[in-house]
Context: one part of a larger RNA
Molecule: small-subunit ribosomal RNA, 5' domain
Organism: Discoplastis sp. Gungnamji052507K
RNA sequence: UGAACGCUGGCGGUAUGCUUAACACAUGCAAGUUGAACGAUGGCUUCUUGAAGUCAUAGUAGCGGACGGGUGAGUAACGCGUAAGUUAUCUACACUUGGGUGAGGGAUAACAAAUGGAAACGUUUGCUAAUACCUCGUAACACUGAAGAGUUAAAGUAUUAAUUAUACUCCCGAGUACGAGCUUGCGUCUGAUUAGCUUGUUGGUGAGGUAAAGGCUUACCAAGGCUACGAUCAGUAGCUGGUUUGAGAAAACGAUCAGCCACACUGGAACUGAGACACGGAACAGACUCCUACGGGAGGCAGCAGUGGGGAAUAUUUCGCAAUGGGCGAAAGCCUGACGAAGCAAUACCACGUGGAGGAUGAAGGCCUUUGGGUUGUAAACUCCUUUUCUCAUUGAAGAAGAUAUGACGGUAUUUGAGGAAUAAGCAUCGGCUAAUUCUGUGCCAGCAGCCGCGGUAAUACAGAAGAUGCGAGCGUUAUCU
Numbered sequence: 001u002g003a004a005c006g007c008u009g010g011c012g013g014u015a016u017g018c019u020u021a022a023c024a025c026a027u028g029c030a031a032g033u034u035g036a037a038c039g040a041u042g043g044c045u046u047c048u049u050g051a052a053g054u055c056a057u058a059g060u061a062g063c064g065g066a067c068g069g070g071u072g073a074g075u076a077a078c079g080c081g082u083a084a085g086u087u088a089u090c091u092a093c094a095c096u097u098g099g100g101u102g103a104g105g106g107a108u109a110a111c112a113a114a115u116g117g118a119a120a121c122g123u124u125u126g127c128u129a130a131u132a133c134c135u136c137g138u139a140a141c142a143c144u145g146a147a148g149a150g151u152u153a154a155a156g157u158a159u160u161a162a163u164u165a166u167a168c169u170c171c172c173g174a175g176u177a178c179g180a181g182c183u184u185g186c187g188u189c190u191g192a193u194u195a196g197c198u199u200g201u202u203g204g205u206g207a208g209g210u211a212a213a214g215g216c217u218u219a220c221c222a223a224g225g226c227u228a229c230g231a232u233c234a235g236u237a238g239c240u241g242g243u244u245u246g247a248g249a250a251a252a253c254g255a256u257c258a259g260c261c262a263c264a265c266u267g268g269a270a271c272u273g274a275g276a277c278a279c280g281g282a283a284c285a286g287a288c289u290c291c292u293a294c295g296g297g298a299g300g301c302a303g304c305a306g307u308g309g310g311g312a313a314u315a316u317u318u319c320g321c322a323a324u325g326g327g328c329g330a331a332a333g334c335c336u337g338a339c340g341a342a343g344c345a346a347u348a349c350c351a352c353g354u355g356g357a358g359g360a361u362g363a364a365g366g367c368c369u370u371u372g373g374g375u376u377g378u379a380a381a382c383u384c385c386u387u388u389u390c391u392c393a394u395u396g397a398a399g400a401a402g403a404u405a406u407g408a409c410g411g412u413a414u415u416u417g418a419g420g421a422a423u424a425a426g427c428a429u430c431g432g433c434u435a436a437u438u439c440u441g442u443g444c445c446a447g448c449a450g451c452c453g454c455g456g457u458a459a460u461a462c463a464g465a466a467g468a469u470g471c472g473a474g475c476g477u478u479a480u481c482u
Base pairs, nucleotide, nucleotide: 001479003478004477005476006475007474010352012350013349014348015347016345017344018310023308024307025306027305028304029303032063033062034061037060038059040057041056042055043054044053045052046051047050070263071262072261079188080187081186082185083184084183085182086181089180090179094176095175096174097173098172099171100170102136103135104134105133111126112125113124114123115122116121142151143150144149156168157167158166159165189235190234191233196226197225198224201223202222203221204220205219206218207217208216238260239259240258241257242253243252244251245250265286266285267284288299289298290297291296316342318341319340320339324338325336326335327334328333355385356384357383358382365376366375367374368373390419391418392417393416399409426471427470428469429468430467431452432451433450437466438465439464440463441462447454448453
């Protein structure tokens, strides 16, 4: 140190937890929401029995699925970092502000009927609505243009007795904010046992294309452009804030957290949209898996859990939207594996404990012995005390904003009381480096070992015992960095 292994293991807090196969994935959940845009279907309630209210459902329509979450494969690059530029650009929702919101039309899903298919999913005919779609009118401080001039829009809904009023929405401009695109200076690993590389290549003109400059694309013209200050090629690698170490210089690393980038089974290409070339959207090709009535279909965990596999190695198929944040909605609210929490793991750091005071017949036992004794050792026993912790009971939050109500965590933290020293110590080492020694066994055997080296009959070095030393809920080993 994101560690692993061996032995051992009381508790709390805070963090962290697939570094390997970007290997394959069973199952569940992770993005919906709006009835105050729209028609319809069904249920319930009410009464004046044909209306009103309310709930649910699929569909049309709107907004959101470009955020949030994951991973680091690719990338040596304007990718990242830093400093600038954009008179070369866009920006839904939000805020400020100037105007507008007139008239009409044809469809279509749902639905019904018929019908194809094993299924997935369709086909035909008929009916219907809208803030869906279209036409006309209106048109500037917008767009085009040198100018005259030309071009371009909209939709309603709720409350109300009301064509009234209010609120929201809608359309065209201008500005702000937020976000994004593009360009440039400088910086950004190793190899010369890689020395030349390049043809849209370098520049120009015309055209196309883009929100936008540009060989971005194309036609023509010129022959340029890069390179020993290391091009090209090859290898390796996401980058940074930072992290670790160090007195510093600096070296190594880039887990968690934060910013940027890239990717979403593999590959290339697009649609929609303010924004994607889109992880849980669509089309095509490929590999793989599954279903099939063999005609054809379905799928994509590098989301959260979880499974197999790989590996020395890395957790629960948990609870809740109570808080914070996000999407939709006028709101109530709904959704949210983001998030908040709990569970598992001594993985790390920090804190606490395993008792305190007294106690010498220096008890017994063990070990050593020169047999006198020494040592274990105030250690134990014993006496008095305490209750952190533990067990049981009691009380019981803050976190909730916003008058009432609303807490997953959680009967948790905390408080008070009772009980009883009670529930809690190991690991490694002891030849020198290096703190700490004796006995027995073994006899170049068995074994030890980081280096020097120990062991061939008196081994402080092997094995056991006693004692000692070090650290302590850890200790030792291995790997790796400073």